[in-house]
RNA sequence: CUACCUUUCCGGGGCAGGGUGCAACUCCCGACCGGCGGUGAUGGGCAGCAGCCCUCAGUCCGUGACCCGCAUAUAUGCGGUGGAUCCGGUGUAAUUCCGGAGCCGACAGUGAAAGUCUGGAUGGGAGGAAAGGACG
Numbered sequence: 001c002u003a004c005c006u007u008u009c010c011g012g013g014g015c016a017g018g019g020u021g022c023a024a025c026u027c028c029c030g031a032c033c034g035g036c037g038g039u040g041a042u043g044g045g046c047a048g049c050a051g052c053c054c055u056c057a058g059u060c061c062g063u064g065a066c067c068c069g070c071a072u073a074u075a076u077g078c079g080g081u082g083g084a085u086c087c088g089g090u091g092u093a094a095u096u097c098c099g100g101a102g103c104c105g106a107c108a109g110u111g112a113a114a115g116u117c118u119g120g121a122u123g124g125g126a127g128g129a130a131a132g133g134a135c136g
Stems, first nucleotide, its partner, number of pairs: 004133007017029003031116002033105002035063004043054004058103002067080005085101005107119003
């Protein structure tokens, strides 16, 4: 220094206020939230230059949880399914910046229909960090 190996740790947020009703955080008005990696013209810091560091998309690309199928040593592996954005501005260039208006959100449960409550889950996990080892 780094493709590799081992170990450890980390690894998801959210209905205020009001209406109806016997009853709703589930309906209605309204409120609130945004996993992980990539891309990226954001913002900030350092530097004489070159350049370096941190940060930057829920809706683009990919991916995880859930669900389905197959295999199985029942640990897991492989495959499938899998939600949502436009307009205007600037500009060489933006679905990422700025302005505006939208849209989306597994399964099971419930006195009444759930992105936000409860549960599977003290689980799993994309991945992130550190230490050690090996290689060069």

Predicted 3D model of a 136-nucleotide RNA (FMN riboswitch aptamer (RFN element)) from Domibacillus antri. The organism belongs to Domibacillus, within Bacteria. Its mean pLDDT, the model's own confidence on a scale to 100, is 81.